[in-house]
Overview:
The RNA shown here (c-di-GMP-I riboswitch aptamer) has 86 nucleotides and comes from a Gemmatimonadota bacterium. Taxonomically the source falls in Gemmatimonadota (Bacteria, Pseudomonadati). The coordinates come from a structure-prediction model, not an experiment, and the mean pLDDT is 82.

RNA sequence: UCGCUGUAAGGGCAAACCGCGGGCGACCGUGGGACGCAAAGCUACGGAUCUCUCGCCGAACGACGGGAGAUCGCCGGGCCGCCGGA
Numbered sequence: 001u002c003g004c005u006g007u008a009a010g011g012g013c014a015a016a017c018c019g020c021g022g023g024c025g026a027c028c029g030u031g032g033g034a035c036g037c038a039a040a041g042c043u044a045c046g047g048a049u050c051u052c053u054c055g056c057c058g059a060a061c062g063a064c065g066g067g068a069g070a071u072c073g074c075c076g077g078g079c080c081g082c083c084g085g086a
Base pairs, nucleotide, nucleotide: 012037013036017032018031019030020029021028022027035073041079042078043077045076046075047074048071049070050069051068052067053066054065055064057062
């Protein structure tokens, strides 16, 4: 100096659900609340799933395609970050 170990210390975030608010909706904000998370920090770049709308097929459920959105706690990529004993 690098790797493994992934534990300790200081801490951090906050699922479901509920209150209030926003949105046609997926969902989001905020307060409470903790299921969990070593990136459960940021980012919609790729994939995936979901919503609205248009078209087409269809008896319907729905399938396919276009457009506009949502989810980073679905996965990957990019960027940033705390500690690191033996």